[in-house]
Overview
Model confidence (mean pLDDT): 77 of 100. Two RNAs folded together computationally: RNase P RNA and transfer RNA, 457 nucleotides in total. It holds a member of the Rfam family "Bacterial RNase P class A". Rfam classes the family as a ribozyme.
């Protein structure tokens, strides 16, 4: 240079002016004045926990959820290291990565055969059996023995061929009729049994064994481990209206009218109650047979206040630890709304700006993203 | 805030691990008819929302996104 691998910061700057909004001081109010004002993902709601109600003797079964090891954390299915296995030449990357010699299940098409052994072509046919020929033998026969030959009948094999995504270890030699772990040597793999390292997954070796026990659990299933509900519209506190309850004075007297014969209406007079007033007197209204007026009460609607942002909080620096975190001092205060705010000019400058915005809080994944830059490393090529 | 379901040709719509992804409907060709209509015959999925993974084998099983829809408070 050139092609790549891990990890990382940042999310346009400044400046004026005019708006929104949280607090806080000033004001009677209007408004001033000072101060704060989204994000790495605020997002999806995928795990996880804090909180707040409900519910809970203890145990099993159920459902769900995790799934190598060890560690870390308030927990986690999330983080870190390490182990296995798979990928890359490497730096690295991927890993739902217990259990299939615990039972059930399922493998299409093909193919002899799909999970327990079983045979399509091939091979052989040693042994039994047949045919056919020849030699010896006698008791001379449709006899017996033994050779040779020919077919491949019982049968043996699983070397090889062929099929599949998989077909019961691999080469070699030895063996056999023909072949096979049938035997042996070495590999590979299992099982036990020890021996060295590791905390532990697990790695390195040594004996010994039967010869070799397929795949799939992201099928059921089994093991181990964990797991009460529900959600800030959780919950608390205050409390118009209307309904609802318990009291509270006075609750009457006479005349007229009308009447569906219940009652209504109205005068006048007591009586009670509010209102004018400093009081009294007085004036008005209203109430005098069931409603209102007052007072109390208990749930509790509208609505208000709360929870509500000071914490697993952040930054710097030491120490511990391989790291993930964690300790310890210093230092900062950094949105909190309720229909719900953080924009808009104009100017300057740069590499000319994506994605998208809080709503109870936090810690993880996940996905969306305009460029720029930084560190650390591998591969290869050139040049000194 | 919290709980379900769905996506398959142009449209509806079956398939729940295996042969070439059913069917009706539109649409294209053809047969038939004098022309049409009806009818009979053929054709049209290659991204099964998207991506990845598990298995020999995925529309189907697992994650994870992306769009709809409907339910409770």
């Nucleotide at each position: 240079g050139c092609a790549g691998a891990a990890g990382g910061u940042c999310a346009g700057g400044c400046g004026u002016u005019c708006g929104c909004u949280g607090g806080a001081c000033g004001g009677a109010a209007a408004c001033g004045u000072c101060u704060g004002g989204a994000g790495g993902a605020a997002a999806g709601u995928c795990c996880g926990g804090g909180c707040u109600c409900c519910g809970c003797a203890g145990g099993a079964c159920a459902c769900g959820a995790u799934g190598g090891u060890g560690g870390g954390u308030a927990a986690u299915g999330c983080c870190c290291a390490c182990c296995g296995u798979c990928c890359g030449c490497g730096a690295g990357g991927a890993u739902c990565g217990g259990g299939a010699a615990a039972g059930u299940g399922c493998a299409a098409c093909a193919g002899a055969a799909a999970g327990c052994a079983a045979a399509c072509c091939g091979c052989c046919g040693a042994u039994c059996g047949g045919a056919a020929g020849g030699u010896c033998g006698c008791c001379a026969g449709u006899c017996g023995a033994c050779c040779u030959u020919c077919a491949g009948g019982a049968g043996g094999u699983a070397a090889g061929g062929g099929u599949g995504a998989a077909a019961c270890g691999g080469u070699g030699c030895g063996g056999u009729a023909a072949g096979a772990g049938c035997g042996c040597a070495c590999c590979a793999g299992c099982a036990g049994c020890u021996c060295g390292g590791g905390u532990g997954a697990c790695c390195g070796g040594g004996c010994u064994g039967g010869c070799u026990g397929g795949g799939u659990a992201a099928a059921c299933c089994c093991c181990a481990u964990c797991g009460g509900g529900a959600g800030c519209a959780a919950g608390g506190c205050c409390a118009a209206g209307c309904a609802g309850g318990a009291g509270g004075a006075a609750u009457c007297a006479g005349c007229g009218u009308c009447u569906u014969c219940g009652g209504a209406c109205g005068c006048u007079g007591g009586c009670g109650a509010a209102u004018c007033g400093g009081u009294c007197c007085g004036a008005u209204u209203c109430g005098u047979u069931u409603g209102a007026c007052c007072u109390c009460c208990g749930g509790g609607u509208c609505g208000g206040c709360u929870g509500c942002u000071a914490c697993a909080g952040g930054u710097g620096c030491u120490g511990a630890g391989u790291a993930a975190u964690c300790a310890g001092c210093a230092u900062c205060g950094c949105a909190g709304a309720g229909a719900a705010a953080u924009g808009a000019a104009c100017g300057c400058c740069c590499u000319c700006g994506a994605c998208a915005a809080a709503a109870c809080c936090c810690g993880g994944c996940u996905u969306a993203u305009c460029g720029a830059c930084c560190u650390u490393c591998u591969g290869u090529c050139c040049g000194c | 805030g919290g709980g379900g379901c769905g996506g398959u040709g142009g449209c509806g719509a079956a398939g729940u691990g295996g042969c070439u992804a059913a069917c009706g409907c539109u649409g294209c060709g053809g047969a038939u008819u004098g022309c049409a209509a009806a009818u009979c015959c053929g054709c049209c999925a290659u991204u099964c929302g998207u991506g990845g993974g598990u298995u020999c084998a995925a529309a189907u099983c697992c994650c994870a996104c992306c769009c709809g829809c409907c339910c409770c408070u």